[in-house]
Context: one part of a larger RNA
RNA sequence: CUGGGCGUAAAGGGAGCGUAGGCGGUUCCUUAAGUCGAAUGUGAAAUCUUCUGACUCAAUCAGAAGGCGCCAUUUGAUACUGGGGGACUUGAGAGCAGCAGAGGAAAAUGGAAUUUCCGGUGUAGCGGUGAAAUGCGUAGAUAUCGGGAAGAACACCAGUGGCGAAGGCGAUUUUCCAGGCUGUUUCUGACGCUGAGGCUCGAAAGCGUGGGGAGCGAAGCGGAUUAGAUACCCGCGUAGUCCACGCCCUAAACGGUGGACACUAGAUAUAGGAGGUAUCGACCCUUUCUGUGUCGAAGCUAACGCUUUAAGUGUCCCGCCUGGGGAGUACGGCCGCAAGGCUGAAACUC
Numbered sequence: 001c002u003g004g005g006c007g008u009a010a011a012g013g014g015a016g017c018g019u020a021g022g023c024g025g026u027u028c029c030u031u032a033a034g035u036c037g038a039a040u041g042u043g044a045a046a047u048c049u050u051c052u053g054a055c056u057c058a059a060u061c062a063g064a065a066g067g068c069g070c071c072a073u074u075u076g077a078u079a080c081u082g083g084g085g086g087a088c089u090u091g092a093g094a095g096c097a098g099c100a101g102a103g104g105a106a107a108a109u110g111g112a113a114u115u116u117c118c119g120g121u122g123u124a125g126c127g128g129u130g131a132a133a134u135g136c137g138u139a140g141a142u143a144u145c146g147g148g149a150a151g152a153a154c155a156c157c158a159g160u161g162g163c164g165a166a167g168g169c170g171a172u173u174u175u176c177c178a179g180g181c182u183g184u185u186u187c188u189g190a191c192g193c194u195g196a197g198g199c200u201c202g203a204a205a206g207c208g209u210g211g212g213g214a215g216c217g218a219a220g221c222g223g224a225u226u227a228g229a230u231a232c233c234c235g236c237g238u239a240g241u242c243c244a245c246g247c248c249c250u251a252a253a254c255g256g257u258g259g260a261c262a263c264u265a266g267a268u269a270u271a272g273g274a275g276g277u278a279u280c281g282a283c284c285c286u287u288u289c290u291g292u293g294u295c296g297a298a299g300c301u302a303a304c305g306c307u308u309u310a311a312g313u314g315u316c317c318c319g320c321c322u323g324g325g326g327a328g329u330a331c332g333g334c335c336g337c338a339a340g341g342c343u344g345a346a347a348c349u350c
Base pairs, nucleotide, nucleotide: 003322004321005320006319007304008303012318014201015200016199017198021194022193023192025088026087027086028085029084030083031082033081034080035077036076037075038074039073040072041071048066049065050064051063052062053061054060091191092188093187094186095184096183097182098181099180103177104176105175106174107173108172109171110154114150115149116148117147118146119145120144121143125136126135162169163168206247207246208245209244210243211242215241216240220236221235222234223233258317259316260315261314262313263312266295267294268293269292270291271290272289273288274287275286276285299306300305323350324349325348332343333342334341335340
């Protein structure tokens, strides 16, 4: 080391693409590397096991037999794995015909609201709160009507609804790009699964340069509250929030559940297709595929619960855990403009 685990006890990598590697469908021929057998050689003695004997027994000692991961050579076996060759179509991919979608990128456009500016009407309040005050207002506010400007977000539709690998995506139109599902079974013929490193994507906040800045609003200032109030409440308000380009690379990045495949009662709802029946047609009824939910059997689970979207039964590959604290710290390395990130101990202590 060979163990046991990873929804909630420690433990699934934030997500994808993919290199090496590991693993891999049906069938025929061949080979004989793995695998299995035989023979020979080797495997010193001691040790080990069994038997016998010697010291009164035991420990101990002596003798005999056996065994000794393996390794080498020769010779066989061919079910499985591997190598070579041929074939196949169910895995995978492609074609054709359809379908749904907040999937991504860019451009253009729209209405409601908010703020602000100009003008009209109009007069003493408005605003805010538990109550107030700061604040705004006779230099005419709030309210109301008309007009202009700006930025940001898109009410209703809207749904345990849809799409996306995840992060995430919600006004409308156009253009470009990508994925999925259904039907057909037309083509290729195992082309597959996973994936250490690697590469790419990755909310918010933050950073750089240049724009933009309506509302909101860390910091800050003021008013309250209070014993105090560096808060909760109120009035202002800078960065930021928005755009372009470049960084950062984290999260309760969660289904706290890695990916793929196969199998294992059902019931019900809903989204997207297809078929059948019926019908003038739509609805209805029914079958089937793909997704999203709820309940539930067997089984599993420490329990809670999970249950064809498994945490059931199995196979393959990757990641990770191994008492609490010290500590996701120190040191070193790599990355970053910085903030910091990734990797990641020990002493000591319980």